[in-house]
Context: one part of a larger RNA
RNA sequence: GAACGAACGCUGGCGGCGUGGAUAAGACAUGCAAGUCGAACGCUGGUUUCAGGGUAGCAAUAUUCUGAAGCCGGAGUGGCGCAAGGGUGCGUAACACGUGGGUAAUUUGCCGCGAAGACUGGGAUAACCCCGAGAAAUCGGGGCUAAUACCGGAUGUGGCUGCCUGGAGGCAUCUUUAAGCAUCCAAAGCUGGGGACCGCAAGGCCUGGCGCUUCGCGAUAAACCCGCGGCCUAUCAGCUAGUUGGCGGGGUAACAGCCCACCAAGGCGAGGACGGGUAGCUGGUCUGAGAGGACGACCAGCCACACUGGAACUGAGACACGGUCCAGACACCUACGGGUGGCAGCAGUCGAGAAUUUUUCACAAUGGGCGCAAGCCUGAUGAAGCGACGCCGCGUGGGGGAUGAAUGGCUUCGGCCCGUAAACCCCUGUCAUUUGCGAGCAAUGCUGUUGGCCUAACACGCUGACAGUUGAUAGUAGCGAAAGAGGAAGGGACGGCUAACUCUGUGCCAGCAGCCGCGGUAAUACAGAGGUCCCGAGCGUUGUUC
Numbered sequence: 001g002a003a004c005g006a007a008c009g010c011u012g013g014c015g016g017c018g019u020g021g022a023u024a025a026g027a028c029a030u031g032c033a034a035g036u037c038g039a040a041c042g043c044u045g046g047u048u049u050c051a052g053g054g055u056a057g058c059a060a061u062a063u064u065c066u067g068a069a070g071c072c073g074g075a076g077u078g079g080c081g082c083a084a085g086g087g088u089g090c091g092u093a094a095c096a097c098g099u100g101g102g103u104a105a106u107u108u109g110c111c112g113c114g115a116a117g118a119c120u121g122g123g124a125u126a127a128c129c130c131c132g133a134g135a136a137a138u139c140g141g142g143g144c145u146a147a148u149a150c151c152g153g154a155u156g157u158g159g160c161u162g163c164c165u166g167g168a169g170g171c172a173u174c175u176u177u178a179a180g181c182a183u184c185c186a187a188a189g190c191u192g193g194g195g196a197c198c199g200c201a202a203g204g205c206c207u208g209g210c211g212c213u214u215c216g217c218g219a220u221a222a223a224c225c226c227g228c229g230g231c232c233u234a235u236c237a238g239c240u241a242g243u244u245g246g247c248g249g250g251g252u253a254a255c256a257g258c259c260c261a262c263c264a265a266g267g268c269g270a271g272g273a274c275g276g277g278u279a280g281c282u283g284g285u286c287u288g289a290g291a292g293g294a295c296g297a298c299c300a301g302c303c304a305c306a307c308u309g310g311a312a313c314u315g316a317g318a319c320a321c322g323g324u325c326c327a328g329a330c331a332c333c334u335a336c337g338g339g340u341g342g343c344a345g346c347a348g349u350c351g352a353g354a355a356u357u358u359u360u361c362a363c364a365a366u367g368g369g370c371g372c373a374a375g376c377c378u379g380a381u382g383a384a385g386c387g388a389c390g391c392c393g394c395g396u397g398g399g400g401g402a403u404g405a406a407u408g409g410c411u412u413c414g415g416c417c418c419g420u421a422a423a424c425c426c427c428u429g430u431c432a433u434u435u436g437c438g439a440g441c442a443a444u445g446c447u448g449u450u451g452g453c454c455u456a457a458c459a460c461g462c463u464g465a466c467a468g469u470u471g472a473u474a475g476u477a478g479c480g481a482a483a484g485a486g487g488a489a490g491g492g493a494c495g496g497c498u499a500a501c502u503c504u505g506u507g508c509c510a511g512c513a514g515c516c517g518c519g520g521u522a523a524u525a526c527a528g529a530g531g532u533c534c535c536g537a538g539c540g541u542u543g544u545u546c
Base pairs, nucleotide, nucleotide: 001546002545003544004543006542007541008540009539010538013394014393015392016391017390018389019387020386026350027349028348030347031346032345035080036079037078040077041076043074044073045072046071047070048069049068050067051066052065053064054063055062056061087305088304089303097229098228099227100226101225102224103223106222107221111218112217113216114215115214116213117212119153120152121151122150128143129142130141131140132139133138158185159184161182162181163180165178166177167176168175169174189210190209191208192207193206194205197204198203231277232276233275238268239267240266243265244264245263246262248260249259250258280302281301282300283299284295285294286293287292307328308327309326310325311324330341331340332339333338358384360383361382362381366380367378368377369376370375397427398426399425400424408417409416410415431487433482434481435480436479437478445469446468447467448466449465450464451463452462453461490535491534492533493532494531495516496515497514501530502529503528504527505526511518512517
């Protein structure tokens, strides 16, 4: 000099863009952060309309019961999601990360392309009803019921496994292709529309959509293996028994001591094994002419973790932050028998700390989950709020104005300085204030009208055009008008380094200080004042890095 996720002191007008728990991976009140689908299914509450019956009434009507259709809810079965998104950096010196390869050793829900299929049966169970146990959490028994829930049988394009024959290829265990034989393996429905025909109707039938099953390919995602690279320490020199290899088995999506039985005695190491300390890694950031050094906040990729330790279940995917089980610590409820909880999600509280924000708004946009869709959910995200924490921009006025006014300071008492500075005159109107107008973020989706395609069809569906509708921020950005210099300057320094000097007070005292050093009666070094210098909504100090 530059830099910072900074803090502290004094001061503080506006805006834009960023950024903000670095310490206790300490403990957490409260609210929200993952749901959705009725076009898979049964039950149930409410409401509207219609139809039928009853009761009161002469009637209009009122009321009640039943049924159908629509709408709004409730819990439950079932499907998909909850493995993403969001947080933190504890652990980890490791194939964790970076980079380059390998898989002839692998998996992949949803998505795309292609091929083939979806036949026929069955038994349950939750919800619900009844009974019971318990303070509660919750649980037990009996009875009824549905499905795209569950389980048989059939079919087998195809796939798996085994046997066998031929061809092609390679990288060692092999890969691939064609034919034959044998064993085993599938499935589910829901819904829109419809002219003729059949049917009392439901429907059959026709035609679409969404699903379902098997297989192949792709895409995406993941898993495993290897070369190389990146901290300190030798005041750590030897380390190792599933250890190193083999054979046989188990296990996995898959290779493998991954695990097991047996056999052999190997394997690593001064090119630093083993041990100890520290640490998430990277793209990058800061500095520097570079080489290098230091760092890894924000943003992005990967990894690890979710009160602490362990374990598996479900699933395409987890050994699963807002799932389960066990143990532990802590906290809470309790009828003392027993239960409940996990903010390193967003806010917020306490604590420790020099120190780090609102218990805000919205799903309008982007993205995600579910759904045919409408839509619902989304503390992701988009926005606003707070903090000069940082960077950038703007303003606090401009021109004229010498009786060089007054106060103040200095003085050699003549004067000099503050100083065109002020007053005063003439202007301007940025920002702030008041007021008017007012974008863009909006594309879609849906509704209506109208073309094209499909079709038996003016239905449905697909695809265009036009019109209408959708904004949290927010009447925001921006533009115009009004008024008036009106509302807006401080901090540090002035002995040398280093730019800027005098007076008064003090008297080795009080104090200053980054280094050298100042202060003991004339202190440009302490304190105050006037003046000057530097920077300026900031200026200094401290800490850290280069």
The prediction has a mean pLDDT of 85. Small-subunit ribosomal RNA, 5' domain from a bacterium, 546 nucleotides, folded computationally. Rfam family: Bacterial small subunit ribosomal RNA. Gene Ontology terms of the family: ribosome and structural constituent of ribosome.